[in-house]
Context: one part of a larger RNA
RNA sequence: GCCAUGGAGUUUAUUCGUGUGGCGAGAUGAGAAUCGAAGCGAAAGCGAGCGCCCGCAGGAAACAAGGGGCAUCCUCUGAAAGGGGGAUCAGUCACACGAAUCAGACCCGAAGCCGGCGCGAUCUAUGCCAGAGCAGGGUGAAGCCAACUUGAUCGUUGGUGGAGGCCCGCAACCAGUGCUAGUAUAUUCUGCUUGGGUGACUCUGGUAUAGGGGUGAUAGGCCAGUCGAGCCCGGCAAUAGCGGGUUCCCUCUGAAAUGUAUCUCAGUACAGCGUCUCUCGAGGAUGAUGUGGAGGUAGAGCACUGAUUGGGAAGAGCGGGGUGGAAACACCUCACUUUCCUAUCAAACUCCGAAUUCCGCAUCUCUGUAGACGGAGGCAGUGGGGUGGUACCGGGUAAACCUGUACGCCCUUACGGAAACGACCGUACGCAGGGUUAAGGACCCUAAAUUCUAGCUAAGUGUGAAUCGUAAAGGAAUCUCUAUCCUAAGACAACUGGAAGGUAGGCUUAGAAGCAGCCACCCUCUAACCAACGCGUAAUAGCGGACCAGUCGAGGGUGCAGAUUCUGAAAAUUGACGGGGCUAAGCUAGAUUCCGAUACCCUGCCCGAACCAAAAGUUCAUGGAGUAAGGGGGCGAACGGGAUGGAUAGAAGCAAGGCGGUGACGUCUUGUGGACCGUUCUGUUAUGAAUAUCAUGGUGUC
Numbered sequence: 001g002c003c004a005u006g007g008a009g010u011u012u013a014u015u016c017g018u019g020u021g022g023c024g025a026g027a028u029g030a031g032a033a034u035c036g037a038a039g040c041g042a043a044a045g046c047g048a049g050c051g052c053c054c055g056c057a058g059g060a061a062a063c064a065a066g067g068g069g070c071a072u073c074c075u076c077u078g079a080a081a082g083g084g085g086g087a088u089c090a091g092u093c094a095c096a097c098g099a100a101u102c103a104g105a106c107c108c109g110a111a112g113c114c115g116g117c118g119c120g121a122u123c124u125a126u127g128c129c130a131g132a133g134c135a136g137g138g139u140g141a142a143g144c145c146a147a148c149u150u151g152a153u154c155g156u157u158g159g160u161g162g163a164g165g166c167c168c169g170c171a172a173c174c175a176g177u178g179c180u181a182g183u184a185u186a187u188u189c190u191g192c193u194u195g196g197g198u199g200a201c202u203c204u205g206g207u208a209u210a211g212g213g214g215u216g217a218u219a220g221g222c223c224a225g226u227c228g229a230g231c232c233c234g235g236c237a238a239u240a241g242c243g244g245g246u247u248c249c250c251u252c253u254g255a256a257a258u259g260u261a262u263c264u265c266a267g268u269a270c271a272g273c274g275u276c277u278c279u280c281g282a283g284g285a286u287g288a289u290g291u292g293g294a295g296g297u298a299g300a301g302c303a304c305u306g307a308u309u310g311g312g313a314a315g316a317g318c319g320g321g322g323u324g325g326a327a328a329c330a331c332c333u334c335a336c337u338u339u340c341c342u343a344u345c346a347a348a349c350u351c352c353g354a355a356u357u358c359c360g361c362a363u364c365u366c367u368g369u370a371g372a373c374g375g376a377g378g379c380a381g382u383g384g385g386g387u388g389g390u391a392c393c394g395g396g397u398a399a400a401c402c403u404g405u406a407c408g409c410c411c412u413u414a415c416g417g418a419a420a421c422g423a424c425c426g427u428a429c430g431c432a433g434g435g436u437u438a439a440g441g442a443c444c445c446u447a448a449a450u451u452c453u454a455g456c457u458a459a460g461u462g463u464g465a466a467u468c469g470u471a472a473a474g475g476a477a478u479c480u481c482u483a484u485c486c487u488a489a490g491a492c493a494a495c496u497g498g499a500a501g502g503u504a505g506g507c508u509u510a511g512a513a514g515c516a517g518c519c520a521c522c523c524u525c526u527a528a529c530c531a532a533c534g535c536g537u538a539a540u541a542g543c544g545g546a547c548c549a550g551u552c553g554a555g556g557g558u559g560c561a562g563a564u565u566c567u568g569a570a571a572a573u574u575g576a577c578g579g580g581g582c583u584a585a586g587c588u589a590g591a592u593u594c595c596g597a598u599a600c601c602c603u604g605c606c607c608g609a610a611c612c613a614a615a616a617g618u619u620c621a622u623g624g625a626g627u628a629a630g631g632g633g634g635c636g637a638a639c640g641g642g643a644u645g646g647a648u649a650g651a652a653g654c655a656a657g658g659c660g661g662u663g664a665c666g667u668c669u670u671g672u673g674g675a676c677c678g679u680u681c682u683g684u685u686a687u688g689a690a691u692a693u694c695a696u697g698g699u700g701u702c
Base pairs, nucleotide, nucleotide: 001699002698003697004696005695006694011103013101014100015099016098017097018096019095020094021093022092023091026035027034028033039046040045051070052069053068054067058063072087073086074085075084076083077082106245107244108243109242113235114234115233116232118231119230125209126208127207128206129205130204131203132202133201134199136168137167138166139164143160144159145158146157147156148155173196174195175194178192179191181190182189211227213223214222215221248634249633250632251631252630253629258271259270260269261268262267272382273381274379275378276377277376278375279374283367284366285365287364288363289362290361291360292359293358294357299352300350301349305346306345307344310341311340312339313338314337315336319334320333321332322331323330324329385410386409387408388407391405392404394402395401415426416425417424430605431604432603433602434601435600436599440595441594442593443580444579445578449592451591452590453589454588455587456586462582463581474567475566476565477564478563479562480561482559483558484557485556486555494551495550496549497548498547500524501523502522505519506518507517530545533544534543535542606624607623608620609619610618611617635688637685638684639683640682641681642680643679644678645677646676653672654671655670656669657668658667659666660665
């Protein structure tokens, strides 16, 4: 891992609701008594109508149970008015189901807390008693001896001696520094390396100290793989707002992730939203149009509040600066105040002011007696949301970011498209068959055009609706539209030739001659020819240019705009067309055809809802998706009771195959097996497993 078996909403008491049944102003109980038939009031206490109107079902009508309204009555309060509660008949008991509360309360799960004359010092800590062990080598303390020395000591030298938490040491023994080597089912073992190795040494045996206690050269260390309070058993099914699990089928409906409060933010209560039942009895509702109202956003504006550009005018005094003056003071200026013109800004400014929106009414539309709208009650779940857009607010550089609003979607939704893809596009689902389309596509993978018309692209650009890998300034090329200018009186380009004289203009300067610089920029000859646009010289010279003519012979120049492509352009697998590949099978504009979904249409069936005593039948295009959740109907298991069957001519069980049912499941045949087993109605449940790192057993692999 797999298989088998086991494995989780139970039971008592009380209460509420629904259904069924018994009896019924009573019900139940052995009884006591409980509930009900009268309420109001804190209490003393007081103590209730058969009056009228409307009106559903029904009915020819009158009328009309229930229902609604008014009056009246009881009681409490109050001076009163008014207000609160109530008013003549349905309860009660049992059973079943759905819930609630006290209990372990659907099951499993803590870390912990407390208790006991409970068990532990074979591990380890420390003490005590008894015992054991330490190759070899080195160093050479005190003391002692001798010699020398001294008056004698002292001292010196040599010898002897053998001290030390001394030295070396892979001897034993102990430790455990590094490789953080290898090895190892829990601190192990091995290798190399390393520390101690006569000591506060190491080892053995015995013995002592016990859990808020011991022991501790102190690390909260150790006290049997357990220690910031051991282990065992008990309290105990501790508690857990947290985590995991919670077992058959079909069917109808179908959420929420919000508000308020909370020692509250992982929870809960009430409301909101779901579902089911009852009740009532006529309107209700979306949208459109019209109409009457509400508003202070967007925008705009400066009339207020505040900010703010430039300018003009006025200003008593004070203030800053300046000028004059001995000073007083005078004048100028800045600031300030007021005012005029001018130019602006605002979430907490508004003289103004939309769109959308909200409320009422009318008409149309839709919907409702097959019962809407409303009312009451049972049962919930939810109260972590997420995401999208070319809709918006705020924060942030930004974010698959944070906080909000509206709508959609996902969550709870399949199917087709987007290669794959929760939210994008299409469209939402009973079962089966056939057809038509949507989004998106039609060369092959791959269903359908190698379709048609006109252009563009040469970059494999592209072959991407978007989510989604993108991109700028700048440079280059092609196509198109349009405006304007020149042009057979010859344009544009190219080639040939000319491009002069006054003059080297004047000044400046060593020089300045078109061309360092300053000033001026005229006249003449001409087809044209600048007191010169550039190169050049020391200055000249020289070479081009403007300008003119000739040759040539048809378009040329400039600008705005649009489209496409290249470059700019660097990342790690080929690696961002899905691939092949494609020059269209790319892009733009247009046309026709086809493919394509659970959509739409047709046919049959199933289920559901309503009508219906039931069946049959009819209606339902505005019935059939669905998590949490609510409602309804069924299948199967075990053991009883009533009724009724099968079985040695073969029961149950097991195996294989077939058939039926939407399904839980049922059934048949054959084989095996060898003695019990069903059907129907009904009762009772320790009643359904794939999952709990579930339990026990088996089995296989490692």

Record summary: Large-subunit ribosomal RNA, domain II from a bacterium, 702 nucleotides, folded computationally. The prediction has a mean pLDDT of 81. RNAcentral holds the full RNA, with entries from ENA.